A computed fold for a 112-nucleotide RNA from a marine eukaryotic metagenome, annotated as SAM riboswitch aptamer (S box leader). The RNAcentral record of the sequence draws on MGnify. Model confidence (mean pLDDT): 82 of 100.
RNA sequence: CAUCAAGACCGGCUGAGGGGCAGGCCCUUUGAAGCCGGGGCAACCUUUGAAGGUCCACGCAAUCUUCAAAAAGGUGCCAAUUCCUGCGGGAACCAAGGUUCGCCGAAAGAUG
Numbered sequence: 001c002a003u004c005a006a007g008a009c010c011g012g013c014u015g016a017g018g019g020g021c022a023g024g025c026c027c028u029u030u031g032a033a034g035c036c037g038g039g040g041c042a043a044c045c046u047u048u049g050a051a052g053g054u055c056c057a058c059g060c061a062a063u064c065u066u067c068a069a070a071a072a073g074g075u076g077c078c079a080a081u082u083c084c085u086g087c088g089g090g091a092a093c094c095a096a097g098g099u100u101c102g103c104c105g106a107a108a109g110a111u112g
Stems, first nucleotide, its partner, number of pairs: 001112004009038005017027003021086004039078003044074002046070009082108001087105003090101004
């Protein structure tokens, strides 16, 4: 700096935890977490093509942007939106306290 509402699970070993923290709410002996093997998803890096720009006297080359396609390799990922809220704001409802929302932004986090 970019992305985070989509997508993708089986087997073996093992045996009680796990979802970062707190609160909630969930998952889990119909087997958690971990390790190993295989499979898959995605398209960040990567490759190819097209269009446009920069550079250049022009072209090639180089480089950037957008779009499309691919998946061999490097990462990543395969319960729930990053499970929800945690700070600030918005909208609707409410006499008040307050409640609700696939609302907006920030922070934090994850991945590249």